About this RNA: This is a predicted complex of two RNAs, RNase P RNA and transfer RNA, with 458 nucleotides together. It holds a member of the Rfam family "Bacterial RNase P class A". By type it is a ribozyme.
[in-house]
RNA sequence: CCAGUCGGCCGGACGACCGCUGCCGCAAGCUUCGAAAGGAGGCGGUGGAGGAAAGUCCGGGCUCCGCGGGAAUACGGUGCCGGAUAACGUCCGGCGGGGGUGACCCCAGGGAAAGUGCCACAGAGAACAGACCGCCGGGUUCAGCCCGGCAAGGGUGAAACGGUGCGGUAAGAGCGCACCGCGCUGACGGUAACGCCAGCGGCAGGGCAAACCCCACCGGGAGCAAGACCGAAUAGGGGCCACAUGGCCACCGCAAGGUGUUCAGGGCGUUUCCGGCCCGUGGCCCGGGUUGGUUGCACGAAGCGUCCGGCAACGGGCGUUCCAGAGGAAUGGUCGUCCUGUUCUUCGGAACAGACAGAACCCGGCUUACAGGCCGGCUGGCAUC
RNA sequence: GGGCGACUAGCUCAGGUGGUAGAGCAGCUGACUCUUAAUCAGCGGGUCGUAGGUUCGAGUCCUACGUCGCCCA
Numbered sequence: 001c002c003a004g005u006c007g008g009c010c011g012g013a014c015g016a017c018c019g020c021u022g023c024c025g026c027a028a029g030c031u032u033c034g035a036a037a038g039g040a041g042g043c044g045g046u047g048g049a050g051g052a053a054a055g056u057c058c059g060g061g062c063u064c065c066g067c068g069g070g071a072a073u074a075c076g077g078u079g080c081c082g083g084a085u086a087a088c089g090u091c092c093g094g095c096g097g098g099g100g101u102g103a104c105c106c107c108a109g110g111g112a113a114a115g116u117g118c119c120a121c122a123g124a125g126a127a128c129a130g131a132c133c134g135c136c137g138g139g140u141u142c143a144g145c146c147c148g149g150c151a152a153g154g155g156u157g158a159a160a161c162g163g164u165g166c167g168g169u170a171a172g173a174g175c176g177c178a179c180c181g182c183g184c185u186g187a188c189g190g191u192a193a194c195g196c197c198a199g200c201g202g203c204a205g206g207g208c209a210a211a212c213c214c215c216a217c218c219g220g221g222a223g224c225a226a227g228a229c230c231g232a233a234u235a236g237g238g239g240c241c242a243c244a245u246g247g248c249c250a251c252c253g254c255a256a257g258g259u260g261u262u263c264a265g266g267g268c269g270u271u272u273c274c275g276g277c278c279c280g281u282g283g284c285c286c287g288g289g290u291u292g293g294u295u296g297c298a299c300g301a302a303g304c305g306u307c308c309g310g311c312a313a314c315g316g317g318c319g320u321u322c323c324a325g326a327g328g329a330a331u332g333g334u335c336g337u338c339c340u341g342u343u344c345u346u347c348g349g350a351a352c353a354g355a356c357a358g359a360a361c362c363c364g365g366c367u368u369a370c371a372g373g374c375c376g377g378c379u380g381g382c383a384u385c
Numbered sequence: 386g387g388g389c390g391a392c393u394a395g396c397u398c399a400g401g402u403g404g405u406a407g408a409g410c411a412g413c414u415g416a417c418u419c420u421u422a423a424u425c426a427g428c429g430g431g432u433c434g435u436a437g438g439u440u441c442g443a444g445u446c447c448u449a450c451g452u453c454g455c456c457c458a
Stems, first nucleotide, its partner, number of pairs: 001381010012338007020048007030041004050356001054367002057365005062223004075219005080094005095109001096107004110214002115212002117208003132154002134150007162180006181203001182201005188195002227295004237286007246263002249260004265279004302321008339354006386457007395410004404441001412428005434450005
């Protein structure tokens, strides 16, 4: 210098003016709403999107409902080992397998020796193996055919019942041997997954569990439109009282009482009275609850800096900061100077554009979208000293 | 804001426990008819929403994304 790989960060900058919105303070006067307190307009101060605010795919906090405790079954999820964490399907470190010259990257990576099931087409045969072409022996005939042996070679297939070599044999075959693979046992290292070494076994046990299933572990349900509080008018629900020889109110009177005024009563058993039932009217009280209002609601597994422990994820100590929050929803616009990109150019400059996207109870992750830029570690190649 | 479901031919839908996807209507061609309809005979048309993965093999199994629809004050 070129090519690559991994990790972290930013995501237009500064200034002026004009707005939008939450909160705090001021408020002499004025306008407006209101019965008032007070609110709005006004002035000043201060805060105002993200790395994904997104998808809602996991995990938690919080809240309500259910539930005596434990275990089991069903259903759902997770799945090498160890650690981190409030928890996780996330993260970190390792192991094994695969890819790359390498840095490094990828893996749903338990069990197929508990059982069931599937393996299309092709092929002789697809899981209790089997013989199409072949090879070998015998018979008969001499093209061929029949009987038997074999599975090394060919062929089919995604996959053919260990692989390579030597021996062996009529031809062959773990039939025998060596190495590799596989399984079992033992020693050693490691917390473990696993690794490594030695011995034994002639090979049994094809693949699929993102098919059912088995094993281990985890899981009660719903979600801030959860939930809590306050609750007008109208309508509706429940209770009590009154409804006429009676009651309320006013006046006269010591009182008994009188006068005036006003009131909604009706129905049901044979009349009246007391009582009962039904409907109604008036009054008082109670509870639920719609529109609505308040709360939940922003100090939290919080951010930043620094030190310590740990390979790391992460944990702990100290210091410091307070940092959006709602009404169908504010967080913007213009100009100037720069930055980046594209186009044009009379080379002075000019024009246009600035990614993905956008809070709504809050956190930890994952996934997906994203113009452009910055920093650092490492690898391979070339050149020079 | 939160909770669910469905995507297969132009339309409406099948597709058992993975093995190269069908039906009805519609369309096209021919026959019948003076012509049309009806009827009869025949034909074409699908990257199974998209992308990855598991498997020898995916419409089907798994994951992510996209579109459409439903429910909750």